[in-house]
């Protein structure tokens, strides 16, 4: 400096699901349990993708319906940026 493959040691993270509570309009997030996986499943929502649609806009058959829309969310969807343990070359 690099990370194509493989092994060891000690660690790390924690999907689904469950619980109750908390936050949120929702998507989703948090906490505890859990263990499918992960060598960046560390960090950054920057780009794409996906989810939601409160507010806003438009429409209507106008008891609150339909459509559009991210400023909301997901980094364990994919890119990009950035840092990095052991080991190996």
């Nucleotide at each position: 400096u690099u990370c194509u493959a493989u092994a060891a040691a000690g660690g790390g993270u924690a999907a689904a699901c469950c619980a109750c509570c908390u936050c949120g309009a929702a998507a989703g997030a948090g906490u505890g349990g859990g263990a499918c996986a992960c060598a960046a499943a560390g960090c950054c929502g920057u780009g794409a993708a996906u989810c939601u649609a409160a507010a806003g806009c438009a429409g209507a058959u106008c008891g609150g319906c339909u459509g559009c829309u991210a400023u909301g969310a997901u980094u364990g969807u994919c890119a990009g940026g950035u840092u990095g343990c052991g080991g190996a070359a």

Record summary: Model confidence (mean pLDDT): 78 of 100. A computed fold for an 89-nucleotide RNA from Pelotomaculum propionicicum, annotated as c-di-GMP-I riboswitch aptamer.